[in-house]
Context: one part of a larger RNA
Molecule: small-subunit ribosomal RNA, central domain
Organism: Flavobacterium akiainvivens
RNA sequence: UUGGGUUUAAAGGGUCCGUAGGCGGCUUUAUAAGUCAGUGGUGAAAUCUGGCGGCUCAACCGUCAAAUUGCCAUUGAUACUGUAGGGCUUGAAUGUUUGUGAAGUAACUAGAAUAUGUAGUGUAGCGGUGAAAUGCUUAGAUAUUACAUGGAAUACCCAUUGCGAAGGCAGGUUACUAACAAAUGAUUGACGCUGAUGGACGAAAGCGUGGGGAGCGAACAGGAUUAGAUACCCUGGUAGUCCACGCCGUAAACGAUGGAUACUAGCUGUUCGGCAGCAAUGCUGAGUGGCUAAGCGAAAGUGAUAAGUAUCCCACCUGGGGAGUACGGGCGCAAGCCUGAAACUC
Numbered sequence: 001u002u003g004g005g006u007u008u009a010a011a012g013g014g015u016c017c018g019u020a021g022g023c024g025g026c027u028u029u030a031u032a033a034g035u036c037a038g039u040g041g042u043g044a045a046a047u048c049u050g051g052c053g054g055c056u057c058a059a060c061c062g063u064c065a066a067a068u069u070g071c072c073a074u075u076g077a078u079a080c081u082g083u084a085g086g087g088c089u090u091g092a093a094u095g096u097u098u099g100u101g102a103a104g105u106a107a108c109u110a111g112a113a114u115a116u117g118u119a120g121u122g123u124a125g126c127g128g129u130g131a132a133a134u135g136c137u138u139a140g141a142u143a144u145u146a147c148a149u150g151g152a153a154u155a156c157c158c159a160u161u162g163c164g165a166a167g168g169c170a171g172g173u174u175a176c177u178a179a180c181a182a183a184u185g186a187u188u189g190a191c192g193c194u195g196a197u198g199g200a201c202g203a204a205a206g207c208g209u210g211g212g213g214a215g216c217g218a219a220c221a222g223g224a225u226u227a228g229a230u231a232c233c234c235u236g237g238u239a240g241u242c243c244a245c246g247c248c249g250u251a252a253a254c255g256a257u258g259g260a261u262a263c264u265a266g267c268u269g270u271u272c273g274g275c276a277g278c279a280a281u282g283c284u285g286a287g288u289g290g291c292u293a294a295g296c297g298a299a300a301g302u303g304a305u306a307a308g309u310a311u312c313c314c315a316c317c318u319g320g321g322g323a324g325u326a327c328g329g330g331c332g333c334a335a336g337c338c339u340g341a342a343a344c345u346c
Base pairs, nucleotide, nucleotide: 004317005316006315007300008299012314014201015200016199017198021194022193023192025088026087027086028085029084030083031082033081034080035077036076037075038074039073040072041071042070049065050064051063052062053061054060091191092188093187094186095184096183097182098181099180100179103177104176105175106174107173108172109171110154115149116148117147118146119145120144121143125136126135162169163168206247207246208245209244210243211242215241216240220236221235222234223233258313259312260311261310262309263308266291267290268289269288270287271286272285273284274283275282276281295302296301319346320345321344328339329338330337331336
């Protein structure tokens, strides 16, 4: 390389948008590029293969054929693919109607709790632990009452709940924006799928500038524990956590399972719609769970939300270590990220 694979053995890109490319619904006409068939030309010789022959055999040699899987020209075929034109509606999109949700952005706002301040009451402890101590407290703490200030997070509702491409999203109200579902079958008429390069978004931590700072809390300090204790426990506590703007671009970014389409037994929950029904309930569409038939799988398991049966496109894997290292290049303020070897060794 071919082949074979990618939930857990190596292997699905963090997610989406989308360029080139690849692939692509039903029907009809034309064409004949691909495709198929015939004919002609060419495809040197030697070699190779087969027949026959010559050296006593063989190697070797001669001769005839085959082969030379190809290319060119020409004449036809037209199912499929392509190209060009016409038509269609089921794929796709749009419209209308009715809904859904912690989807996003911005502003305003609410109550509980912690903390702090001021004032009152009140007096000797409080706090913390396995037990203690550090710590706080007669300059009046802890406790309790009233008022005030400030920041962050939103108990119950809350659920294998819902929404979002993923990351993620949870008090309430308003404005703006987007999405999804069902019904309808009005409009367009294949406008589709995937997607190298590229672009956008992307938890936490981290970085820059300016704010903010209640609680928590890397670092750090002290107290314990211990043989030691650069820890686990305790008392403090800076960065950070929060906001605005700009970077970073990584995660066990996980369903460790790429996307799209079609098909293939059932049972049982649940969310949001539709239809029928007085109701019970039944049917149906889109999600989200559990169990299972066939099948698949090394097994665990999976099983219409496939890891089944197929098609299309992309990404990735090829023994362990060396190593996600070195070097080069790109990006970044930096931290670092992306791309990514070899010697050697088992």